[in-house]
Context: one part of a larger RNA
RNA sequence: CUGGGCGUAAAGGGCGUGUAGGCGGUUUUGUAAGUCAGAUGUUAAAGACCUGGGCUUAACCUAGGGGGUGCGUUUGAUACUGUGAGACUAGAGUGCAGGAGAGGAGAGUGGAAUUUCCGGUGUAGAGGUGAAAUUCGUAGAUAUCGGAAGGAACACCAGAGGCGAAGGCGGCUCUCUGGACUGCAACUGACGCUGAGGCGCGAAAGCGUGGGGAGCAAACAGGAUUAGAUACCCUGGUAGUCCACGCCUUAAACGAUGGAAGCUAGGUGCUGGGAUUUAGGUUUCGGUGCCGCCGCUAACGCAUUAAGCUUCCCGCCUGGGGAGUACGGUCGCAAGAUUAAAACUC
Repeated sequence: CUGGGCGUAAAGGGCGUGUAGGCGGUUUUGUAAGUCAGAUGUUAAAGACCUGGGCUUAACCUAGGGGGUGCGUUUGAUACUGUGAGACUAGAGUGCAGGAGAGGAGAGUGGAAUUUCCGGUGUAGAGGUGAAAUUCGUAGAUAUCGGAAGGAACACCAGAGGCGAAGGCGGCUCUCUGGACUGCAACUGACGCUGAGGCGCGAAAGCGUGGGGAGCAAACAGGAUUAGAUACCCUGGUAGUCCACGCCUUAAACGAUGGAAGCUAGGUGCUGGGAUUUAGGUUUCGGUGCCGCCGCUAACGCAUUAAGCUUCCCGCCUGGGGAGUACGGUCGCAAGAUUAAAACUC
């Protein structure tokens, strides 16, 4: 020396699916590759080590001896790993019976509100602000009543609530469709976990083509404010926001916490099922919150939804700046994304 880490100090991939690979339940038996033991061969000389000898000593030289990781051959051992054959059901999956849900896609449809237009009533203001002005209005506005058009979003229900792998999903109805959960224990019999590459999904903004355009609103214009005001406030207003198809592939894509499995006090809400019940309750499985032991943590805090105790697999970090930049590669229509340094400097 045989690393230490990743909630907030540098560090969990945005999320899934899955290839190679790594790892893998109980049991019988064969084998003996890994593993362990013995024997044997080899492991040149010099060097190193031990015991002697020679130069007056030492360095140096020299003789003998012992040892040597490893590799080959061979004889055994069989707990563990591997491998062949067989068996099992606790992991995993299928089946059957159920209830829950803004899970996804498509089609249809409803009311409130804003805006515009048409018509009626009606007259001088309306609007806006801290105060104003730009703005609208006697060519009849604002207000109010009736009608029409069109687009977008769905008040209340609504919840620390539900669903989804994540992004995300909210009026109502229908069609198609994914997943999870509970109960039974009929079936398969380890079929599992993780996952470099690959593939797919991936808010908003942005891009392409064609539609659509009510409200809102980057840019832009004007009015204010101010020393100035390329802002905050006001009046307007175009892309965009919406739809279809195709790109882009990023985010404080956050629980700033990768996935799977086992184990480790409790208490109390919400939510979806089951069992039982004397109807008070008790109990079990799944999810989602709060509080709180042991333990952990630098502290904050975490605490059966772990940041505790363990195992397996992947990703990532290694002082600050330079820099998530340059160059090159890959991808993209572009914007750019991704991979990713060094000089120099503290």